Predicted 3D model of RNase P RNA and transfer RNA as a complex of 473 nucleotides. It holds a member of the Rfam family "Bacterial RNase P class A". Rfam describes the family as follows. Ribonuclease P (RNase P) is a ubiquitous endoribonuclease, found in archaea, bacteria and eukarya as well as chloroplasts and mitochondria. The family's RNA type in Rfam is ribozyme. Rfam links the family to the GO terms dimeric ribonuclease P complex, tRNA processing and ribonuclease P activity.

[in-house]
RNA sequence: CCAGCCGGUCGGACGGCCGCUCCGGCGCGGGCCGAAAGGCUGCCGGGGAGGAAAGUCCGGGCUCCACGGAAACACGGCGCCGGGUAACACCCGGCGGGGGCGACCCCAGGGAAAGUGCCACAGAGAACAGACCGCCGGCACUGCGCCCGAAUUCGGGCAAUGACGUCGGUAAGGGUGAAACGGUGGGGUAAGAGCCCACCGCGCGGCCGGAAACGGGCGUGGCAGGGCAAACCCCGCCGGGAGCAAGACCGCAUAGGGGUGGCGGCGGGUUUCCGGCCGAUGCCGCCCGGGUGGGUCGCGUGAGGCGCUCGGCAACGGGCGUCCCAGAUGAAUGGUCGUCACGCGAAGGCGCCAGUCUUCGCCGUACAGAACCCGGCUUAUAGACCGGCUGGCACU
RNA sequence: GCCCCCGUCGUCUAGAGGCCCAGGACGCCACCCUUUCAAGGUGGAAAUCGCGGGUUCGAAUCCCGCCGGGGGCACCA
Numbered sequence: 001c002c003a004g005c006c007g008g009u010c011g012g013a014c015g016g017c018c019g020c021u022c023c024g025g026c027g028c029g030g031g032c033c034g035a036a037a038g039g040c041u042g043c044c045g046g047g048g049a050g051g052a053a054a055g056u057c058c059g060g061g062c063u064c065c066a067c068g069g070a071a072a073c074a075c076g077g078c079g080c081c082g083g084g085u086a087a088c089a090c091c092c093g094g095c096g097g098g099g100g101c102g103a104c105c106c107c108a109g110g111g112a113a114a115g116u117g118c119c120a121c122a123g124a125g126a127a128c129a130g131a132c133c134g135c136c137g138g139c140a141c142u143g144c145g146c147c148c149g150a151a152u153u154c155g156g157g158c159a160a161u162g163a164c165g166u167c168g169g170u171a172a173g174g175g176u177g178a179a180a181c182g183g184u185g186g187g188g189u190a191a192g193a194g195c196c197c198a199c200c201g202c203g204c205g206g207c208c209g210g211a212a213a214c215g216g217g218c219g220u221g222g223c224a225g226g227g228c229a230a231a232c233c234c235c236g237c238c239g240g241g242a243g244c245a246a247g248a249c250c251g252c253a254u255a256g257g258g259g260u261g262g263c264g265g266c267g268g269g270u271u272u273c274c275g276g277c278c279g280a281u282g283c284c285g286c287c288c289g290g291g292u293g294g295g296u297c298g299c300g301u302g303a304g305g306c307g308c309u310c311g312g313c314a315a316c317g318g319g320c321g322u323c324c325c326a327g328a329u330g331a332a333u334g335g336u337c338g339u340c341a342c343g344c345g346a347a348g349g350c351g352c353c354a355g356u357c358u359u360c361g362c363c364g365u366a367c368a369g370a371a372c373c374c375g376g377c378u379u380a381u382a383g384a385c386c387g388g389c390u391g392g393c394a395c396u
Numbered sequence: 397g398c399c400c401c402c403g404u405c406g407u408c409u410a411g412a413g414g415c416c417c418a419g420g421a422c423g424c425c426a427c428c429c430u431u432u433c434a435a436g437g438u439g440g441a442a443a444u445c446g447c448g449g450g451u452u453c454g455a456a457u458c459c460c461g462c463c464g465g466g467g468g469c470a471c472c473a
Stems, first nucleotide, its partner, number of pairs: 001392010012340007020048007030041004050367001054378002057376005062243004075239005080094005095109001096107004110234002115232002117228003132174002134170006141162001145158005182200006201223001202221004207216003247297004257288007266279001268278003290472003304323008341365003344361007397469007406422004414453001424440005446462005
């Protein structure tokens, strides 16, 4: 210098003018509203979007409802090991698998010897497998050739080879497929085959290391048990439901009307009593119908921010100091002007090129915006900066 | 703000791991019939299964993340 990997920070700056919203203070005078408290208008001071405020995908706080407690069924979610945390499907560290030369990245990563199910097409055979081609053997046929018999021709015997046939053996080879019932090599065999052996893989047993996942080596078994659980399922763990339009209070208005369910007491009738039925009534819930479209609280001190320090590889935790930092409800945090920064475009100058300088632009500066609050994940994001690391080239 | 549901030819839809490079109806196009139109008959075109990943040998279908659309939830008696 080029190519790349990982982590982090910022995400326009300054000033003028005009506004918006919230909080605190001031009350001299004036005005408006109100019975009053007080509010508006006024002045001063202070605060005023984000890293994602987003998607609403997880986990909590908080509130209400339901429910003897706990457990279980059903349903849903999670799933290597250890740690962190209020909790998590998040984070950190490790293990195993996969990818990359490497820095590093990715993984829903329990169980397929509990059971059920599925594996299309192709293929002979697809899960207690399977002979299509091929290979090998037997039989039948063929009969090169050879042997015997006084025998050229005839008779008998042996028999190489071989298209087809037939009966078997064989899972090494071909072929099909995503997948063919361990792999490679050697021995062995009629041909083959864990049939036997070596190595690799796998199962089982104990040993060593590690907290564990797991790793290493030893012995043993010739191998049984293909894949799919983001198919049902099994095992372990977690989960009651709804959500600030939760919920509480005040106020306006309407018809507290009709139907229905539950609970409680009352009365009468029927019945011997209990129970049941009928009637009016009280509370709670639902539906139809009706009314209103106002306000206050919840609602800003919190698993809070920043700095230092200690423990820990880290996530994170402990201690000390310091700060108070948005609360709207048609919904504030903006508009405009100037200067600067960066990018883009055009023109011109210098330079062999790379590039650099000047001027101009009625060019641009992302993604996006709180709404009960936190912790995460995911997604969107112009551009700028910082730190660490890897590979390559050149020079010293 | 919160909760729920749905995306398949132009339109309405079937599908529930392979029989589906996706079937049907209406519509569209061409031909036949008719003097012509309609009706009828025959044939054809038309789908990135909203998008992107993953699981599987194999995905419209199962899982995850985005995108788009639709619906519901106010208090009072």
The prediction has a mean pLDDT of 79.